[in-house]
RNA sequence: AUGAAGAUAAAAGGAGAGACUACAUGGGUAGCGCCGAAGGAGCAAGCCUUUCAUAAGGUGAAUCUCUCAGGCAAAAGUACUUUUAUUGGACG
Repeated sequence: AUGAAGAUAAAAGGAGAGACUACAUGGGUAGCGCCGAAGGAGCAAGCCUUUCAUAAGGUGAAUCUCUCAGGCAAAAGUACUUUUAUUGGACG
């Protein structure tokens, strides 16, 4: 001193699915029916190891799958995107 990825904070945007039924009266509990974009779990190709070989084991992503959790009026929250600030220190 050019300041990448990443991390943190703030702001803006940000979907889905019963305002179901029963009980309760404090924002709940239970039952059934649903949703996937907090979180969590699972897996392909590929790569690695072992084996004469077959086979076996490990690693291995998601907005995919599952729905444990969470959610299904509003509110809150939400992956993700953008901007700002701080940190960071790849590359030159």